This is a predicted structure of a 92-nucleotide RNA (c-di-GMP-I riboswitch aptamer) from Desulfovirgula thermocuniculi DSM 16036.
Its mean pLDDT, the model's own confidence on a scale to 100, is 80.
The source organism's lineage runs through Bacteria, Bacillati, Bacillota, Thermoanaerobacterales and Desulfovirgula thermocuniculi.
RNA sequence: UGCCGGGUUGGGUAAACCAGGCGAAAGCCUGGGGCGCCAAAGCCAUGGGUCUGUCGCCUGCGGAAGCAGGCUAUGAUCGCCAGGCUAAACGG
Numbered sequence: 001u002g003c004c005g006g007g008u009u010g011g012g013u014a015a016a017c018c019a020g021g022c023g024a025a026a027g028c029c030u031g032g033g034g035c036g037c038c039a040a041a042g043c044c045a046u047g048g049g050u051c052u053g054u055c056g057c058c059u060g061c062g063g064a065a066g067c068a069g070g071c072u073a074u075g076a077u078c079g080c081c082a083g084g085c086u087a088a089a090c091g092g
Stems, first nucleotide, its partner, number of pairs: 003092003011038003017032006035079001042085003046082003049077003056071006
């Protein structure tokens, strides 16, 4: 120094809810809060799932403007699952 085992310290993170802000929405950010989680509830949207449905497309109605319904991720979620990455002492 590398690999394997091991899983420590400092502590870290932060559900619901409340306030403010952003966003079409899902949701996100900041402050309060703290249900929980901790080698993953740390990081990565890569695969699946789930949520939303702006734009777009389709259908119907309409003279038109437009309205209603459906499909759609490029949006969101790693605190849904899988996968990848990250760790002290000590031992081999």